[in-house]
RNA sequence: GUCAGAGUAGCUACCAAGCGUAAAGUGUUAUACCAUGGGAUGUCGGGUAUAGACGAACACAAUCGUGGCGGUGAGGUAGUGCGUCCGCUGAA
Numbered sequence: 001g002u003c004a005g006a007g008u009a010g011c012u013a014c015c016a017a018g019c020g021u022a023a024a025g026u027g028u029u030a031u032a033c034c035a036u037g038g039g040a041u042g043u044c045g046g047g048u049a050u051a052g053a054c055g056a057a058c059a060c061a062a063u064c065g066u067g068g069c070g071g072u073g074a075g076g077u078a079g080u081g082c083g084u085c086c087g088c089u090g091a092a
Stems, first nucleotide, its partner, number of pairs: 002091004010080006018072001019070003028052007038086005058067003
């Protein structure tokens, strides 16, 4: 030098318990900032804040609660998973 592999932020599904259902959250637009394989760099990927627009399913039981609903927050498990350059491991 060649070939192969490991490894991120995340994404999807399931599980049990939460939150909301008197509407937050999720999603969306704009602006700013932040972090992101082992190192550097990076966004049409991720997060935070502010502002805007849009927007919903409750029912039963009546003491305790139960069953739903939400493109619902975190956790666990499984699968999947870096663009460029450099590095790490292995092979002939």
The RNA shown here (THF (Tetrahydrofolate) riboswitch aptamer) has 92 nucleotides and comes from Candidatus Izimoplasma sp. ZiA1.
Its mean pLDDT, the model's own confidence on a scale to 100, is 85.
It matches the Rfam family "THF (Tetrahydrofolate) riboswitch aptamer". Rfam's curators write: Tetrahydrofolate (THF) riboswitch was first reported for Ames et al. as an RNA motif in 5' untranslated (5'-UTR)regions of folate transport and biosynthesis genes in Firmicutes genomes. For this family Rfam cites "A eubacterial riboswitch class that senses the coenzyme tetrahydrofolate" (Ames et al., Chem Biol, 2010). Its family is annotated with tetrahydrofolate metabolic process in the Gene Ontology.